[in-house]
Molecule: transfer RNA
Organism: Schistocerca gregaria
RNA sequence: GCCGCAGUGGUGUAAUGGCUAACACAUCUGCCUCGUAAGCAGGUGACCAAGGUUCAGGUCCUGGCUGUGGCA
Numbered sequence: 001g002c003c004g005c006a007g008u009g010g011u012g013u014a015a016u017g018g019c020u021a022a023c024a025c026a027u028c029u030g031c032c033u034c035g036u037a038a039g040c041a042g043g044u045g046a047c048c049a050a051g052g053u054u055c056a057g058g059u060c061c062u063g064g065c066u067g068u069g070g071c072a
Stems, first nucleotide, its partner, number of pairs: 001071007010025004018055001027043005048064001050062003
């Protein structure tokens, strides 16, 4: 330099173009307990950034950025 794959809460993953972005763990609050853990109830928290297509984009397209693999 070229080609492929990936990028979503703190972490690991979901999400036919129709979504109020879901689940688990973690975290916070409360209940329970002599106390802690466990358990139960509830809360907070995310689409790598920019353009384009579309009535509608996390999803499709373009060129970037980051990571990863291959070729030279």